[in-house]
A computed fold for a 472-nucleotide part of an RNA from Carabus esakii, annotated as small-subunit ribosomal RNA, 3' major domain.

Context: one part of a larger RNA
């Protein structure tokens, strides 16, 4: 100087407390361990691995296993030789890769392409993340981490950065052997909340006509909206308090003291993660640890754990009627209307490269009827049968539909998680990946919409000062 303390002081955080809803019990989905297996490819491991890499494992993917092939190779550069070339196409063998035999044929010996040969080389999701780059997590959006000059100390170092206040903040003020500065904080950026100006189609429609309907017409530029430019909030104003910084209350205002949300992550820590995104040193394989193909596996199942979905019901279930979104996607695509089917879906087909057309029905809600507390008209696992769709192909191993079946489950021990407001809870909608889909996941969008916070004694984590130390 640090680190540590079941030392002290001060401060903060959904850290506790106060509340609301869960997990832990059930069934299923998914990931992991373990076990099994020819193989169940590999990685991730307290917080910070476990719906994680994987924003899509039937083949492919695919790295694993079995079998069959291949060796200058599936791919790149270079040399020599051969060929009326290659793409294509037919037949035979085969599970295919591939092998053999034909057909066909531009052009005119350069080139390109193919084959053969020789080697230089290719290739490796083989090893090492404890050789590395790059990228990422974490402490933590915590308020810290440093430097120059000066001063003090023999020196390691100290000072500044400590002290008194204040703040979300090393934020600012006052004091001060320090005076300044840098990386962080804040601001600048995006979005949302208010208004104005400009613009007015595909969007809008106050007033005119018309219609079931902004549906249509002639219009309009008001309103909504769209999207560009501005305004607006600064403790600016008032009062109190304080030396000041600031704090408390109030006015005006759409908004008030960082208005809400996001992006943004200092010096560093964990030899943290990744050689399987990629790049790369060294080591290793080179008739194989490379390459191609078929099939299987990654989907196994006495069990254990994590994360979720659905429930156990009446604030509910079922059946009618009826209302209101936002944000997205669409030409190898989204597909209306109509017809067929109980339905999944099928047929035909308008429109749309989209503020124009389509997906598209929002659902909780409201309203009427019914069920009357039961393992039930709750719950839907499991199983049987019949189908639909995608795709060479649904057996291992897809999703969906209909009929039948109707399991556990009556609110969950110890323990434990999330959340402070348009939040929790609850309700539906969309997208990426994608032929299809194991999505209940992930990322977004809106609808309805709470309770509680006395407080900082205690638990956990963090910051500052101080003290002790047989630690570095």
């Nucleotide at each position: 100087u640090g680190a540590c303390g079941g030392g002290g002081a001060c401060c903060c955080g959904c850290a506790c407390a106060a509340g609301c809803g869960g997990u832990g019990g059930a069934u299923c989905a998914u990931g992991u361990g373990g076990u099994u297996u020819a193989a169940u490819u590999c990685g991730a491991a307290g917080c910070a691995a476990c719906g994680c890499g994987a924003a899509g494992a039937a083949c492919c993917u695919u790295a694993c296993c079995c079998a069959g092939a291949u060796u200058u190779g599936a791919u790149a550069u270079c040399c020599a030789g051969u060929g009326c070339a290659a793409u294509g196409u037919u037949a035979u063998a085969g599970a295919a890769a591939u092998a053999u035999a034909g057909c066909g044929g531009a052009g005119g010996u350069u080139a390109a392409c193919a084959c053969u040969g020789a080697g230089a080389c290719a290739g490796g999701u083989g090893g090492u993340g404890c050789a590395u780059g790059g990228u990422u997590g974490u402490c933590g959006u915590c308020a810290g981490c440093u430097c120059g000059u000066g001063u003090c100390g023999u020196g390691a170092g100290a000072u500044g950065u400590u002290g008194g206040g204040u703040u979300a903040a090393g934020u600012c003020c006052c004091g001060u052997a320090a005076c300044g500065a840098g990386c962080g904080c804040a601001a600048c950026c995006c979005u949302u909340g208010u208004c104005a100006u400009u613009a007015g189609u595909u969007g809008c429609u106050a007033a005119c006509a018309u219609u079931u309907g902004g549906u249509u017409g002639a219009g309009g530029a008001a309103c909504u909206c769209u999207a560009a430019u501005g305004a607006g909030a600064c403790u600016g104003c008032u009062a109190g308090u304080g030396c000041a910084a600031g704090c408390u209350a109030g006015a005006g205002g759409a908004a008030g003291g960082u208005g809400g949300g996001g992006a943004u992550g200092a010096c560093g820590u964990c030899a943290a993660a990744u050689c399987a995104u990629c790049a790369u040193g060294c080591c290793c394989c080179u008739u194989a640890u490379g390459u191609c193909u078929g099939g299987g596996g990654c989907u196994a199942c006495a069990c254990a754990c994590g994360u979720g979905a659905u429930a156990c019901a009446a604030u509910g279930g079922u059946c009618g009627g009826u209302a209101c979104a936002a944000a997205g996607a669409g030409u190898u695509g989204c597909a209306a209307a109509c017809c067929c089917g109980u339905a999944a879906g099928g047929g035909c087909a308008a429109g749309c490269u989209a503020a124009u057309c389509u997906c598209a029905a929002a659902a909780a809600g409201c309203u009427g009827a019914u069920c009357u507390c039961a393992g039930u008209u709750c719950g839907g696992a499991u199983u049987g049968a019949a189908g639909u769709c995608u795709g060479c192909a649904a057996u291992u191993c897809g999703a969906c539909u209909u009929c039948a079946u109707g399991a556990a489950g009556u609110u969950g021990a110890a323990a434990u998680c999330g959340c402070u407001a348009g939040u929790a809870a609850u309700c539906g909608c969309g997208g990426a990946u994608c032929a299809g889909c194991a999505a209940u996941g992930c990322c977004g969008c809106g609808g309805u919409g709470a309770a509680u916070a006395c407080g900082u004694u205690c638990u956990c984590g963090g910051g500052u000062c101080u003290u002790g130390u047989a630690c570095a």